[in-house]
Molecule: Bacterial RNase P class A
Organism: Saccharospirillum mangrovi
């Protein structure tokens, strides 16, 4: 100076006045005290607890997951490793099982696109003729062309010209053998490669997984209002309702308690937890384990504001709603620690 990696802050003080819990003290009124968004509370993409429902066990259908080995409560998360890329490094990327089980796909272009193929050359042969050309037949995949993509790749040899045809190296296959817990990797000997183009975010095979809805779950009081039962009073007389300003009179009903039920409406689920914070020990690490500390929103038309003063670097993106663990994203600016050139 230039970049790589991991963490951390998220405007500070200080006063006035609200607002939503919680503790105390009060009969009450109401006062004192003390706590009140985040790194993403956001998308709702995964993974869990919890709560209802269903479930004897197993299997069929669908989802998912996808190198290997460990973390976890669980993952698609992370966390060592392999393997292939990209960087000059630190480092960063990764749908990274199987196309030698089977179906199916592939515009254009090109002679041909799978167990292919001679358009042009190229090489050999017959005929024809004005000896270099034509034109049949026939080798060739070395060379040009076409495509994303042409059936190992380079160099000798080799041949009419070619070709794994034959040889060395390289690749590539299966097999021994050492390292490794594997996943690969490293040697050796053998195989001319007709075992072998791509495609599996195309069906499909394998191998592991997955039961459904979700805090408007789900629990408990409970006005009204329906239904049903028990009991108790009453038997048309009374008494109550409608008509009517009011009697009379007309119409029409038993009536009350408890029980149930469960609207309305309140309670509770609601925040102490796979919790934070220091230390120590095991572990390469994700992380475990033990000590000691700490209490850090809890609302339900739903609080966390406002304003004044002050310094500054002039403040980004953004707000809980049952709870964690993750991923993705959006962020104004500073900081701190390693590491690399």
């Nucleotide at each position: 100076g230039a970049g790589c990696u991991g963490g951390c802050c998220a405007g500070g003080c200080a006063g006035u006045c609200g607002c939503c819990g919680c503790u105390u003290c009060g009969a009450a009124a109401g006062a004192a005290g003390g706590g009140g968004a985040g790194g993403a509370a956001a998308g709702u993409c995964c993974g869990g607890g919890c709560u209802c429902c269903a479930u004897a066990g197993g299997g069929c259908a669908g989802g998912g997951u996808g190198c290997c080995a460990g973390a976890u409560a669980a993952c698609g998360u992370c966390u060592g490793g392999g393997c292939g890329g990209c960087g000059a490094a630190a480092g960063c990327c990764g749908a990274c099982g199987g196309a030698a089980a089977g179906u199916g796909c592939a515009a254009c272009a090109g002679a041909a696109a799978g167990g292919a193929a001679a358009c042009c050359g190229c090489c050999g042969u017959u005929c024809g003729c004005u000896u270099g050309c034509g034109a049949g037949c026939g080798g060739u995949a070395a060379g040009g062309g076409u495509g994303a993509a042409a059936a190992g790749g380079u160099g000798c040899g080799g041949u009419a010209a070619g070709a794994g045809c034959g040889c060395a190296c390289c690749g590539c296959g299966g097999c021994u053998c050492u390292g490794g817990u594997a996943a690969c990797a490293g040697a050796g000997a053998c195989g001319g490669c007709g075992a072998u183009g791509g495609u599996a975010a195309a069906c499909c095979c394998c191998a592991c997984u997955c039961g459904g809805a979700g805090c408007a779950a789900g629990g408990c009081c409970a006005a009204a209002u329906a239904g049903a039962g028990u009991c108790c009073c009453a038997c048309a007389c009374a008494g109550g309702c409608g008509u009517g300003g009011c009697c009379c009179g007309c119409g029409c009903c038993g009536g009350g308690a408890c029980c149930g039920g469960g609207u309305a409406g309140g309670c509770u689920g609601c925040u102490u937890g796979a919790u934070c914070c220091u230390g120590a020990c095991g572990g390469u690490g994700a992380c475990g384990u033990c000590a000691g500390g700490g209490c850090u929103a809890g609302a339900u038309g739903a609080a966390u504001g406002a304003c004044u003063g002050u310094c500054c670097a002039c403040g980004a993106c953004a707000g809980a709603a049952c709870c964690c663990g993750g991923c993705u994203u959006a962020u104004c600016g500073g900081c701190c620690a390693g590491c690399u050139c």